A computed fold for a 71-nucleotide RNA from Candidatus Giovannonibacteria bacterium RIFCSPHIGHO2_02_FULL_44_31, annotated as transfer RNA. The sequence is in RNAcentral, with records from ENA. The source organism's lineage runs through Bacteria, Bacteria candidate phyla and Candidatus Giovannoniibacteriota. The same sequence occurs in records of 4 taxa. It matches the Rfam family "tRNA". By type it is a transfer RNA. Its family is annotated with triplet codon-amino acid adaptor activity in the Gene Ontology. Its mean pLDDT, the model's own confidence on a scale to 100, is 82.

RNA sequence: CGGGCUGUAGUAUAGAGGUAGUACACAAGGCUGGGGGUCUUGUAGCCGGGGUCCGAUUCCCCGCAGCCCGA
Numbered sequence: 001c002g003g004g005c006u007g008u009a010g011u012a013u014a015g016a017g018g019u020a021g022u023a024c025a026c027a028a029g030g031c032u033g034g035g036g037g038u039c040u041u042g043u044a045g046c047c048g049g050g051g052u053c054c055g056a057u058u059c060c061c062c063g064c065a066g067c068c069c070g071a
Base pairs, nucleotide, nucleotide: 001070002069003068004067005066006065007064010024011023012022013021018054026042027041028040029039030038031037047063048062049061050060051059
């Protein structure tokens, strides 16, 4: 310098045009004498900027970060 892949709660991941799920963690409460365990409820998220579209996490472009390949 060129090319490819990935980027979604604190962590790990699913989703692929219309409402963002799951698990763990965290908070509150129930059961228990307490702890542990279990159950219920809750908090919290689409890397950034543009474009297309009635509507973008999703499609397109340019960046940024990480990983890989080539030179």